[in-house]
Molecule: RNase P RNA; transfer RNA
Organism: Deltaproteobacteria bacterium
RNA sequence: CGGGCCGGGCAGGUGACCGCUGAGGGUGCCUGCCACCUCCAGAGGAAAGUCCGGGCUCCACAGGGCAGGAUGGUCGCUAACCGCGACCGGGGGAGACCCCAGGGAAAGUGCCACAGAAAACAGUCCACCGCCCUCACUCCGUGCCUUCGGGCACCGGAGCCGGCGGCCAGGGUGAAAAGGUGGGGUAAGAGCCCACCGGCUCGACGGUGACGCCGAGCGCAUGGCAAACCCCAUCCGGAGCAAGGCCAAGUAGGGGUGAACCGGCAUGUCCGGAACGGGUGGCCCGCCCGUCACGCCCCGGGUAGAGCCGCUCGAGGCCGUCGGCAACGGCGGCCCCAGAUGAAUGGUCACCACCUCCGCCCCGGCGAAGGAACAGAACCCGGCUUAUCGCCCGGCCCGCACU
RNA sequence: GCCGACAUAGCUCAGUCGGUAGAGCAGCUCAUUCGUAAUGAGCAGGUCAUCGGUUCAAGUCCGAUUGUCGGCU
Numbered sequence: 001c002g003g004g005c006c007g008g009g010c011a012g013g014u015g016a017c018c019g020c021u022g023a024g025g026g027u028g029c030c031u032g033c034c035a036c037c038u039c040c041a042g043a044g045g046a047a048a049g050u051c052c053g054g055g056c057u058c059c060a061c062a063g064g065g066c067a068g069g070a071u072g073g074u075c076g077c078u079a080a081c082c083g084c085g086a087c088c089g090g091g092g093g094a095g096a097c098c099c100c101a102g103g104g105a106a107a108g109u110g111c112c113a114c115a116g117a118a119a120a121c122a123g124u125c126c127a128c129c130g131c132c133c134u135c136a137c138u139c140c141g142u143g144c145c146u147u148c149g150g151g152c153a154c155c156g157g158a159g160c161c162g163g164c165g166g167c168c169a170g171g172g173u174g175a176a177a178a179g180g181u182g183g184g185g186u187a188a189g190a191g192c193c194c195a196c197c198g199g200c201u202c203g204a205c206g207g208u209g210a211c212g213c214c215g216a217g218c219g220c221a222u223g224g225c226a227a228a229c230c231c232c233a234u235c236c237g238g239a240g241c242a243a244g245g246c247c248a249a250g251u252a253g254g255g256g257u258g259a260a261c262c263g264g265c266a267u268g269u270c271c272g273g274a275a276c277g278g279g280u281g282g283c284c285c286g287c288c289c290g291u292c293a294c295g296c297c298c299c300g301g302g303u304a305g306a307g308c309c310g311c312u313c314g315a316g317g318c319c320g321u322c323g324g325c326a327a328c329g330g331c332g333g334c335c336c337c338a339g340a341u342g343a344a345u346g347g348u349c350a351c352c353a354c355c356u357c358c359g360c361c362c363c364g365g366c367g368a369a370g371g372a373a374c375a376g377a378a379c380c381c382g383g384c385u386u387a388u389c390g391c392c393c394g395g396c397c398c399g400c401a402c403u
Numbered sequence: 404g405c406c407g408a409c410a411u412a413g414c415u416c417a418g419u420c421g422g423u424a425g426a427g428c429a430g431c432u433c434a435u436u437c438g439u440a441a442u443g444a445g446c447a448g449g450u451c452a453u454c455g456g457u458u459c460a461a462g463u464c465c466g467a468u469u470g471u472c473g474g475c476u
Base pairs, nucleotide, nucleotide: 001399002398003397004396005395006394007393008392009391010390012352013351014350015349016348017347018346020042021041022040024038025037026036027035028034029032044374048385049384051383052382053381054380055379056240057239058238059237063285064284065283066282068236069235070234071233072232073087074086075085076084077083088102089100090099091098092097103231104230108229109228110225111224112223125171126170128166129165130164131163132162137159138158139157140156141154142153143152144151145150179197180196181195182194183193184192198220199218200217201216202215203214205212206211244309245308246307247305253299254298255297256296257295258294261273262272263271264270265268275291276290277289278288279287316335317334318333319332320331321330322329323328354371355370356369358367359366360365361364404475405474406473407472408471409470410469413428414427415426416425422459430446431445432444433443434442452468453467454466455465456464
């Protein structure tokens, strides 16, 4: 200098004027959801998607079983997690580094299209080898004839064909062919035997553990798919701030439906049981409430709103220090940082800063024009994912050149 | 705010347990007819919404994204 990897940060600033929302203070009178003045605060790294997890609220204090769902190397972190950190194993890259739903396939069931002989109880299409058979064909051998090109015969030896068998090493098919490479061995071959690599089992050692490493044994005995059913382990009750609660005054009831049963003695507005209905949004049990001064459903009537609370101080932020490789945690100090509800957080101007382009001057200044993303709180928080113009900082790798 | 379903040819829809995607209508060509329609024969037409992953193999299974429709209060 060029190319690349990883991590972190910013998301224009200042001033003036005009507005908007909220808290505090003040003034006025028409005492109001009032007007005016003053002062303070006022979107994000994702506020988004609503994909996970938790807080909070109600249902029982959240219980048991079945069903269903989620997760899946190990150890840790955390309120919790489909999150994060470190490590292990596997894969990719020249490297920095990146990726992995990464438990179980000798518990069972299922699937493996096409091609191929055969696709999981392996198997023989070609090729190879052995034996048998045969002489139609081919070659060799022998004999005879010959016009010297060859022809005929013998059936002697082989090949081919056919039959029986061996074999799984080679070819071919396929995503996948039942360990791989090399050698020995054999009729030909084959873990048939041997060496190395891989695998399985056992033991010792190291490690909290995943696992690693070493040694011995076994020739190796049953591929892949579980983001197929399933098995194992762990976790999950349901609904959600439209949760849930509060409010004066006023109003008229009617219809349908459910059960009205049994036992006890202390005879009660009693206790126990049964049945029924509801709470309860998969089902069963259990629990709670109710059974005529009741519950549920329907019709009718009343009003209660742009109402109030929940609502923003919280697993909060910043700084320092200690422990830890880290995620994170402990301690100390400081700070208060949006709460809207048709939904505020904006607009204009000036200057400065950034980027791009142009012109002038002559090499870092001047002038002019343009650009500035994705997007916007709605109960809160921790994550993940997705969108994003650009800029800055730090660490590292590779290549080339020079010293 | 919460919840559910769907996206396949121009239109309306199938597609099981993953194995290489069809049907009807519409379109085009030919036949039939004096001609048209109907009918008969044939043909063409697909980023299976998009992007990743699992798998030998994905319309199908898993995740993310986009769009459409419906429901509750």